[in-house]
Context: one part of a larger RNA
This record gives sequence, C1' cells and structure tokens, in this order.
RNA sequence: GAUUGAACGCUGGCGGUAUGCUUAACACAUGCAAGUCGAACGGUAACAGCAGAGCUUGCUCUGGCUGACGAGUGGCGGACGGGUGAGUAACACGUAGAAAUCUACCGAGUAGUGGGGGAUAGCCAGGAGAAAUCCUGAUUAAUACCGCAUGUGCACUAAGGUGUAAAGGAGGCCUCUUCUUGAAAGCUUUCGCUAUUUGAUGAGUCUGCGUCAGAUUAGCUUGUUGGUGAGGUAAUGGCUCACCAAGGCGACGAUCUGUAGCUGGUCUGAGAGGAUGAUCAGCCACACUGGGACUGAGACACGGCCCAGACUCCUACGGGAGGCAGCAGUGGGGAAUAUUGGACAAUGGGGGCAACCCUGAUCCAGCAAUACCGCGUGUGUGAAGAAGGCCUUCGGGUUGUAAAGCACUUUCAAUAGGGAGGAAAAGCUAUAAGUUAAUACCUUAUAGCCGUGACGUUACCUAUAGAAGAAGCACCGGCUAACUCCGUGCCAGCAGCCGCGGUAAUACGGAGGGUGCAAGCGUUAAUC
Repeated sequence: GAUUGAACGCUGGCGGUAUGCUUAACACAUGCAAGUCGAACGGUAACAGCAGAGCUUGCUCUGGCUGACGAGUGGCGGACGGGUGAGUAACACGUAGAAAUCUACCGAGUAGUGGGGGAUAGCCAGGAGAAAUCCUGAUUAAUACCGCAUGUGCACUAAGGUGUAAAGGAGGCCUCUUCUUGAAAGCUUUCGCUAUUUGAUGAGUCUGCGUCAGAUUAGCUUGUUGGUGAGGUAAUGGCUCACCAAGGCGACGAUCUGUAGCUGGUCUGAGAGGAUGAUCAGCCACACUGGGACUGAGACACGGCCCAGACUCCUACGGGAGGCAGCAGUGGGGAAUAUUGGACAAUGGGGGCAACCCUGAUCCAGCAAUACCGCGUGUGUGAAGAAGGCCUUCGGGUUGUAAAGCACUUUCAAUAGGGAGGAAAAGCUAUAAGUUAAUACCUUAUAGCCGUGACGUUACCUAUAGAAGAAGCACCGGCUAACUCCGUGCCAGCAGCCGCGGUAAUACGGAGGGUGCAAGCGUUAAUC
C1' cells in the first nucleotide's frame, strides 16, 4: 500500500447492489417448512345444492342424488429441494482413464392386456387403558393381494427342456353385432398396466497421478499378502468363509500423533509465489450420541422405523412423548452477526387428465454505513476587508469572499397527482388439421374474447413551496501533508519507531489556525 463475513470509539442525509453466528455439531418454548390424487376403491364425518317428508312457515328429519370430502385402503412423492462442516489425510476431493453393474418417472420400438379366487382396513357391535394406543367378533371394495392360461420375448439349461406377466379408469357414439326408447360384454378416443429391446438421465465400483505438519513417531501388519473353492452383492474383489502358501508395506517416510471437509475460486503480488476455502457453483460427509435393518428404482433415510445411552416433558406411577446443523424466534457462549414479516405474481419442484392443491425452495419486503458504487448538504456575486475570536514587534496580521447583503437554482428528501415492465398462461368461443363410422369425444395449430402482481404509496414522469431538512473524524517533532499562544513542570500525560515532559514543550492538556480524508473517519485484529 492492498484486502476483510470484521469488531470497537466518535459521527451520521439519500439511493442502488451485495452481504450478515467466523464462538457452543450448546440446549431449545411456539408457529410454519411434504404433500397430493374421488379420472384406483369401499364410502359419507363436515359444508353447500337438489329431491322428499314433517309441521311450529323457518326449522327438523331422510336420501351419497350432485358439487365436494374428515378418517381409511391404494398409487406416486416424502432418497429432491433446504441446513451444517462434527468426522474424514481418505480413491474423500481434483484430474485422466477403466469394466464386472443397476437405473422410478421420460423418449423410441416390438408383443400382449384372457379367465378366476380368498382376504383386509374403514364402517358396525363389544371390551382394555389416565393417555399413547390396543384387542375380539361380524361384514365389505379396489389399479391392494394370490393362483390358472398364453409366452412375442426374457432367464436358466445336463441343449431334451424348465421357469416366468398383466389392471383397470375416464370421455364420446350407434357405423357393424346383440337386445331395440336407449343401451351393452359392441365401436372409438385417451390415460394407464405387463414383458422385453434401446436411448437419455442419475448412481455404484476400480485404477494412474496430485493433495498439511511432526523422526523428540522406525519399524508396521494375521483376513494380514496371495492362491483354490464356495457364499454374498446390481456388480469386481478377503467383501465373507473353508483349506493351502508365507507373504504384504516401509528413510522415494510405512505405522503413530496432531491439524483439516476437498475443488472451481478468493485476497495479495510485476510475476514466481504466499495466504485462504464466507456468500455463489460442483463433489463428499453428517442429522441428539452409538448401532441396526425394513420399505423402495433409489436410503441403511434431517422433519420414517427398531434397540441402547444421555437429556427434556406428560403420567392416574402401570406406562408414554420428543429431537431447529429447515425458516423465523428463545436462552447461553461471545468483541460480534437480522423479522416469531408477505406471496405463491414469476422461476423451479411434488401430486393430479385438468381445474387446482402444497412448496420458510424461491421471489419480495423489514433490520444493520457491514462492504462497494452513485448523489446531495447549494450556485454566482459580494471589501465597509464588518463584528467576534486568535496572534502581535501594538503599526498591524489572520480567521476571510468566509459571513451578512444582493441575484439565482431546486438534485435528493417532503407533499399531491399520473404511471410502465416483470404476464406468459389457464379459461371461453370460432375455424382448420389429425383420429374415427362420425360434424361426437380427444389432441394440436390459429384467431378473437375474458383475464391472473406478493413486491406496491414500484421504477419513472409531472406539479407545489422554500436555501429551505442534511458534516464529521483523525492528525499537525522527524518518518509524514500541516504552527502559534496559554496551562503543566520527569508531574499529569503521549508513543507505530526514533523518542517527548525536570519553567520559554511546534511531541502532554486546551484554544486559534492549518493539513488529510469525507457520510464517514480513526483504532484494533488478520493476510499478502
């Protein structure tokens, strides 16, 4: 000199853009943060409509009939998104490769979707318990569950063979068939379902090289190193086991100890390098502590389960409940770090045919000069060089065109009015094309109509009034830009280094003046 997720002191007008527990991975009150689908299912607790009944004429009752929908079965999603950096010196990360693998949803292709069965939750009845919750009986549905058939295929094969699937839902129609109002086991459209191939995406595994300090850590290792066989896994492999051999690593630093998430990057520097890893992005690890598996395409699962432990809470003492390193917020620790805010309008995610629902992701707002950037606090004129202050050699000098006065301007702030863009969709209507028996349904395209904004009193523009509302901090001995007076008298004090102060202190304290930076200025800490 540059820099910072900074803190402290004094001071403080506005806006924009960023950033904001670096300490206790300490403990947490409260609310919210993952749901959705009735176009899978039986249904009807609540609300509304409709129909019916009763009457007291505005109420009651009945009916799942309709919109919807509590609880429940079922499907998909809760493995993403969000947080933290404790652990980890490791194939964890970075980079370059490899073969022995899996991959829900999505895209492309081929083939199929036939015929049956038994349960069970809910509901109802009864019971146990303070509660959490649980038990018994009766009964019921499915895209829940289980056989049979078929086998394009796929897997295994002793090459003969053996094994192995599926589920329906919704809209429309009467051309064909059957009954003939109209419907169906019919036709058609669409969403699904099953098997399999392939792609895409994601993930698992292995390897070369790189990746902190200590030798006041020199030897380490028995599933250890290799082989054969078996088991296990989606998959290779001592991953595991039986047997066999005795190997494997190490001064090119093994082992041990300490420290640490890694990277793109960031800071500094001419560079080489040094330091660092906040925000943002990629990867990894963790979710009160330790262990375990279940489900599933995917977890050994932050807001799932089980066991043990510590802690907190409830209890009728028999037994139960909990996990903010999600967003806010509280206590504590600390020099120190924000609101128990708004909205799903946009972007994205989950579910759904869709409408839509959910979303503390996200977008916004609030707080903080924490950082960077921009703007303002007026402009011109004005010598009687006013008054006052300070100094003085008492003549004057200086503050100083500074002020006052005169003439202007009105950024920003204030008040009032106007006012983009962030919005494309969705929906409705019409037309066309595809599909079809069809002008229906559905899909796509086009046109028109309607119409969705948290921010928001938005950005921006216009008007009004008036210099009106807006300057401090540090320093002045040398380094280092800037000097005099008074007080003090080795005292009080200053200080980054040299050093000042013991009676004329430009170095202490005050004043006047000056210098530097400026909504900041200084100090401290840290890095180069």

Small-subunit ribosomal RNA, 5' domain from uncultured Kangiella sp., 528 nucleotides, folded computationally. The sequence was found in a public genome assembly. Model confidence (mean pLDDT): 88 of 100.